Model confidence (mean pLDDT): 80 of 100.
This is a predicted structure of a 497-nucleotide part of an RNA (small-subunit ribosomal RNA, 3' major domain) from Heteroxenotrichula squamosa.
The source organism's lineage runs through Eukaryota, Protostomia, Lophotrochozoa, Chaetonotida and Heteroxenotrichula.
The RNAcentral record of the full RNA draws on ENA and SILVA.
Rfam family: Eukaryotic small subunit ribosomal RNA. On this family, see Yusupov et al., Science 2001: "Crystal structure of the ribosome at 5.5 A resolution".
[in-house]
Context: one part of a larger RNA
RNA sequence: UGACGGAAGGGCACCACCAGGAGUGGAGCCUGCGGCUUAAUUUGACUCAACACGGGAAAGCUUACCCGGGCCGGACACCGUAAGGAUUGACAGACCGAUAGCUCUUUCUCGAUUCGGUGUAUGGUGGUGCAUUGCCGUUCUUAGUCGGUGGAGCGAUUUGUCUGGUUAAUUCCGAUAACGGACGAGACUCUAGCCUGCUAAAUAGACGUCGCAUGCGCCUUGCGCGGGUGCGUCGGCUUCUUAGAGGGACAGGUGGAUUAUCACGAAGCUACCACGAAAGUGAGCAAUAACAGGUCUGUGAUGCCCUUCGAUGUCCGGGGCCGCACGCGCGCUACAAUGAAGCGGGCAACGUGUUUCGCUCGCCCGAGAGGGCCGGUUAAUCCGUUGAAUCCGUUUCGUACUGGGAACUGGGCUUUGUAAUUAUCGCCCACGAACGAGGAAUUCCUAGUAUGUGCGGGUCAUAAGCCCGCGCAGACUACGUCCCUGCCCUUUGUACA
Numbered sequence: 001u002g003a004c005g006g007a008a009g010g011g012c013a014c015c016a017c018c019a020g021g022a023g024u025g026g027a028g029c030c031u032g033c034g035g036c037u038u039a040a041u042u043u044g045a046c047u048c049a050a051c052a053c054g055g056g057a058a059a060g061c062u063u064a065c066c067c068g069g070g071c072c073g074g075a076c077a078c079c080g081u082a083a084g085g086a087u088u089g090a091c092a093g094a095c096c097g098a099u100a101g102c103u104c105u106u107u108c109u110c111g112a113u114u115c116g117g118u119g120u121a122u123g124g125u126g127g128u129g130c131a132u133u134g135c136c137g138u139u140c141u142u143a144g145u146c147g148g149u150g151g152a153g154c155g156a157u158u159u160g161u162c163u164g165g166u167u168a169a170u171u172c173c174g175a176u177a178a179c180g181g182a183c184g185a186g187a188c189u190c191u192a193g194c195c196u197g198c199u200a201a202a203u204a205g206a207c208g209u210c211g212c213a214u215g216c217g218c219c220u221u222g223c224g225c226g227g228g229u230g231c232g233u234c235g236g237c238u239u240c241u242u243a244g245a246g247g248g249a250c251a252g253g254u255g256g257a258u259u260a261u262c263a264c265g266a267a268g269c270u271a272c273c274a275c276g277a278a279a280g281u282g283a284g285c286a287a288u289a290a291c292a293g294g295u296c297u298g299u300g301a302u303g304c305c306c307u308u309c310g311a312u313g314u315c316c317g318g319g320g321c322c323g324c325a326c327g328c329g330c331g332c333u334a335c336a337a338u339g340a341a342g343c344g345g346g347c348a349a350c351g352u353g354u355u356u357c358g359c360u361c362g363c364c365c366g367a368g369a370g371g372g373c374c375g376g377u378u379a380a381u382c383c384g385u386u387g388a389a390u391c392c393g394u395u396u397c398g399u400a401c402u403g404g405g406a407a408c409u410g411g412g413c414u415u416u417g418u419a420a421u422u423a424u425c426g427c428c429c430a431c432g433a434a435c436g437a438g439g440a441a442u443u444c445c446u447a448g449u450a451u452g453u454g455c456g457g458g459u460c461a462u463a464a465g466c467c468c469g470c471g472c473a474g475a476c477u478a479c480g481u482c483c484c485u486g487c488c489c490u491u492u493g494u495a496c497a
Stems, first nucleotide, its partner, number of pairs: 001497002004493001006492008016481002020445005027333003031329004035324002043054002065319007076119005086113001089108002092105003123307002126305003132301001134295003137291003144183003148179002150159003162174001164173002188284003194247002198244004204238002207235002210232005216226003219222001253273001254271003335438001339397007353382001358377003362373004404435001409430005451473008
């Protein structure tokens, strides 16, 4: 100096508590992990920092595992064999899962590409993440870290980097043997909210004119008047829509309390009035030093080892990764009446969409799933005004394992795919289990948040109980504390390096 332990004093955090909300833990199912089983049930990861993680929803492929069968994609060098031919390919029949000439029978074919040996390459989802790069995660979401000159000390080192106040912050004020700097924090980037100001728009609109069509009201029944809808023309425009450049908020103004020591008064804190679209929008990025954290299964990154023709290379067929006395984790659906079911009403946003499988309007067929036919769309143009679901109205049900709940099982029909059995997904009918709110324990969370609710995307031939986004409906309770769990700083202690 650290690390650690005992202790003391400050400070901080919903990965801590308090006050609460939603739960999880109990049930059924889905899914990951262990175990068991198995030819194989490939494998990594195991406190936070493994376990709906490997973007890991595997029917083939993937695929690394198991059972079989082929191929060489064995470069290059040397030696050998060898044009009287090194070798290559193959019908049929056997053989075989196989229309693998794989092997055998039988012969044809090919023509120096090969074949045999040795060396050495090459390949490998083989080993080693405890040999490594890179990337990621974590310590660690906190405020921390470093050098120059100067000062102190024989020196390691220390001061700077601080008694105090203040801040989300080593943020500032100030104090000051330090002075002036750097990284981190902040600034910054993206994002949300505002702009009747600029730039614009037949891929967005509203307004007006004219034409056509349509249906309505008033009568004075006319070549009438008025307003509405649809299509098209023209006109200028940009409030709405879109998106570029900009602007805008800075704790700016006033007050209050606090205080730096008579008074004035710093940094800041805070309330409300005013101003206003807005007085904490959310995220990203992120230092120093580390970890034998994870990854050789992301890579044509990579050392070494192993293997390399009876292959751990590679392809094909089949199986497995899905196996089930059991234990654990993330979830979905529920246990109903604040509800279920029927009918009706009424509103989104973020996306995405066909180089051979995209997104799909409309019409017809079909109970439905789906099928057929026509179009549109490489998209602000079409799907699409995305007429989404919670929601609202109304009707039925009347607390009964019930019209709650859907597991499980039987039968049937589609769809994707070469292939659906161990049932891809979907639909119809029937069957209708546990579950009457979950012990000890434990997770997440402070505002358009939690929770509920659906939608889009990723994966995708088929497909979301997952993940990543998006809107809609929208609470309760703190706005604090250090009691628990941890983190940071200071003081103290010294057995440890």